[in-house]
Context: one part of a larger RNA
RNA sequence: UUGGGCGUAAAGGGCAUGUAGGUGGCAAGAUAAGUGUGGAUUGAAAGGUUAGAGCUUAACUCUAUACUUGGUCUGCAAACUAACUUGCUAGAGUACGGGAUGGGAGACUAGAAUUCCGCGUGUAGGGGUAAAAUCUAUAGAUAUGCGGAAGAAUACCGGUGGCGAAGGCGAGUCUCUGGUCCGUAACUGACGCUGAGAUGCGAAAGCGUGGGGAGCAAACAGGAUUAGAUACCCUGGUAGUCCACGCUGUAAACGUUGCACACUAGGUGUCAGAGGUAUCGACCCCUCUGGUGCCGAAGCAAACGCGUUAAGUGUGCCGCCUGGGGAGUAUGCUCGCAAGGGUGAAACUC
Numbered sequence: 001u002u003g004g005g006c007g008u009a010a011a012g013g014g015c016a017u018g019u020a021g022g023u024g025g026c027a028a029g030a031u032a033a034g035u036g037u038g039g040a041u042u043g044a045a046a047g048g049u050u051a052g053a054g055c056u057u058a059a060c061u062c063u064a065u066a067c068u069u070g071g072u073c074u075g076c077a078a079a080c081u082a083a084c085u086u087g088c089u090a091g092a093g094u095a096c097g098g099g100a101u102g103g104g105a106g107a108c109u110a111g112a113a114u115u116c117c118g119c120g121u122g123u124a125g126g127g128g129u130a131a132a133a134u135c136u137a138u139a140g141a142u143a144u145g146c147g148g149a150a151g152a153a154u155a156c157c158g159g160u161g162g163c164g165a166a167g168g169c170g171a172g173u174c175u176c177u178g179g180u181c182c183g184u185a186a187c188u189g190a191c192g193c194u195g196a197g198a199u200g201c202g203a204a205a206g207c208g209u210g211g212g213g214a215g216c217a218a219a220c221a222g223g224a225u226u227a228g229a230u231a232c233c234c235u236g237g238u239a240g241u242c243c244a245c246g247c248u249g250u251a252a253a254c255g256u257u258g259c260a261c262a263c264u265a266g267g268u269g270u271c272a273g274a275g276g277u278a279u280c281g282a283c284c285c286c287u288c289u290g291g292u293g294c295c296g297a298a299g300c301a302a303a304c305g306c307g308u309u310a311a312g313u314g315u316g317c318c319g320c321c322u323g324g325g326g327a328g329u330a331u332g333c334u335c336g337c338a339a340g341g342g343u344g345a346a347a348c349u350c
Stems, first nucleotide, its partner, number of pairs: 004321003007304002012318001014201004021194003025088005031082001033081002035077008050064005091191001092188003095184005103177007110154001114150008125136002162169002206247006215241002220236004258317006266295011299306002323350003332343004
């Protein structure tokens, strides 16, 4: 390369926007580049293939045929692809009328709890554990009442419930702002899909500068446990956790399942809407659309399982895999303040 694969065996990029590229709906016309089909010419000879002949045979030599998969020129065809022209509305988008929403950003506010501070009541313990001790308390603790301060997080509602591309997002109000669903079918008329590079976003930890610091808590200290205990348990406790701005760019970033479209039995919950039925009205019931779960026909699968939210049947495009270890290491390049990230081997060995 031909081919085979990627839920769990090696393998889906952390996620999106989008450039090049690849790919692409229905109808008509004209063209003839691809395509198909003829013709001409070329494709030297030798060699090679097939058949036959000649040296006694063979090697070797000779004759004929076919091949030489191709190039160039030219006639015809017009289904498909293509570029061109003219249309269409089923894809896509816009508009209008409604809906739900912890989607994002900023500002302000609230009540529990915690710790600390002040004052009062009150007296001998408190705390902690399997049991203890370190610790704390007669300089009055713990408990309790009142007042004050601070920071962080928002019980109940809360739900395989909602929203978001992913990361992720829960107190309340306001302002700014994004996506999405349902209905109507008015408008545009293929404007679509995917997407190498690129760009943006990206938990936690970590880094820089400046704030903040209640609780928690790496490191660290002490007390226990133990043969030891650089741990698990306990008492403390600093970075950090919080805010602003900037960097880092990684995760079991997982549904371990790329995105888009089409098709292929059903049953049953739930969320958001629309229509019908019914009613005084709200429910109930029926139908449709979009999400989110469970169970399952066919089919698939090594099995587990998946099963209209596919891992089924197909199409388009991207990413990735090719025995284990060595190794996500070395080297080079590149990004980063650093930590480190991206790309990424081989020897050797089984």